[in-house]
Context: one part of a larger RNA
RNA sequence: CAGGGCGUAAAGGGCGUGUAGGCGGAACGAUCAGUCGGAGGUGAAAGGUGUGGGCUUAACCCGCACAUUGCCUUCGAUACUGUCGUUCUUGAAUGCAGGAGAGGGCAGUGGAAUUCCCGGUGUAGCGGUGGAAUGCGCAGAUAUCGGGAGGAACACCCGUGGCGAAGGCGGCUGCCUGGCCUGACAUUGACGCUGAGGCGCGAAAGCGUGGGGAGCAAACAGGAUUAGAUACCCUGGUAGUCCACGCCGUAAACGAUGGGUACUAGGUGUCGGGAGAUUCGAUCCUUCCGGUGCCGACGCUAACGCAUUAAGUACCCCGCCUGGGGAGUACGCCCGCAAGGGUGAAACUC
Numbered sequence: 001c002a003g004g005g006c007g008u009a010a011a012g013g014g015c016g017u018g019u020a021g022g023c024g025g026a027a028c029g030a031u032c033a034g035u036c037g038g039a040g041g042u043g044a045a046a047g048g049u050g051u052g053g054g055c056u057u058a059a060c061c062c063g064c065a066c067a068u069u070g071c072c073u074u075c076g077a078u079a080c081u082g083u084c085g086u087u088c089u090u091g092a093a094u095g096c097a098g099g100a101g102a103g104g105g106c107a108g109u110g111g112a113a114u115u116c117c118c119g120g121u122g123u124a125g126c127g128g129u130g131g132a133a134u135g136c137g138c139a140g141a142u143a144u145c146g147g148g149a150g151g152a153a154c155a156c157c158c159g160u161g162g163c164g165a166a167g168g169c170g171g172c173u174g175c176c177u178g179g180c181c182u183g184a185c186a187u188u189g190a191c192g193c194u195g196a197g198g199c200g201c202g203a204a205a206g207c208g209u210g211g212g213g214a215g216c217a218a219a220c221a222g223g224a225u226u227a228g229a230u231a232c233c234c235u236g237g238u239a240g241u242c243c244a245c246g247c248c249g250u251a252a253a254c255g256a257u258g259g260g261u262a263c264u265a266g267g268u269g270u271c272g273g274g275a276g277a278u279u280c281g282a283u284c285c286u287u288c289c290g291g292u293g294c295c296g297a298c299g300c301u302a303a304c305g306c307a308u309u310a311a312g313u314a315c316c317c318c319g320c321c322u323g324g325g326g327a328g329u330a331c332g333c334c335c336g337c338a339a340g341g342g343u344g345a346a347a348c349u350c
Base pairs, nucleotide, nucleotide: 003322004321005320006319007304008303012318014201015200016199017198021194022193023192025088026087027086028085029084030083031082033081034080035077036076037075038074039073040072041071042070048066049065050064051063052062053061054060091191092188093187094186095185096183097182098181099180103177104176105175106174107173108172109171110154115149116148117147118146119145120144121143125136126135162169163168206247207246208245209244210243211242215241216240220236221235222234223233258317259316260315261314262313263312266295267294268293269292270291271290272289273288274287275286276285299306300305323350324349325348332343333342334341335340
């Protein structure tokens, strides 16, 4: 105790696609199902409410009226919604011409650096720290030059720059491929929005099989520090990090802000494209569309702040919240190889 809410107080699903469902542009016509009106029937009695009456009063009892928010029948109304029909182009989509981009997949390839191996030069140290030590080094290290192997990541460019639905994406080249933006027309003619379930995608860690392994590095070992030091610091170091295929399905998966449409002052930067004006040209200037930032009016907000990328004004659809702990636990069910995930209480207690 159902209204009120969901940026930070409890609360936006991690993201998409889409089924059912809900909602849905403009014009004309038809219908009258919803809707609205009239009439009739019914809505038992008791009970309820109002009023009057009867027991000395009350409880109780009796009469009348109302209520019984409803259902059915019938006659009408036709604005809106629905349904049916015809039509339309502004929503949506397709075609055409251009454009930007770390969007995705596969294959190939480049240089710097680290490590290791071989050889040369060379000698007594190197390394590391707050200071040290463990460690490495006369079996020749560190340093330096030449050669080689291998793996991983791509400095500068790099930018509140770009792309993607989100997770996320960064050397270069090729092939395959998704989305987006701009412009002028043409075509279809509401084909739209949302989306319970479903399906797909989904960082890191983790799991399975096989490969790979340079650097880094949970665990682990040693050295320090310390009262102790199962840490922080140092020397090592295995899973893992990488690849292929298959699982897992979570996150501060965050803008802690679901999606769509319309409307509501401006200023300034930047990215992509168009038009105009100017110019030899670049540039600058004006303007339109789409993104991405900052600052701000009205308005909103508990405040912080938000403010045409809304947290403003409205409508449509979905998800979610309802005191703290117990607890994202138990049980059941579903999923998973497992780890665990999804759904998700109660007693008790404050």

Small-subunit ribosomal RNA, central domain from a metagenome, 350 nucleotides, folded computationally.
Its mean pLDDT, the model's own confidence on a scale to 100, is 91.
It matches the Rfam family "Bacterial small subunit ribosomal RNA". Rfam links the family to the GO terms structural constituent of ribosome and ribosome.
RNAcentral holds the full RNA, with entries from SILVA.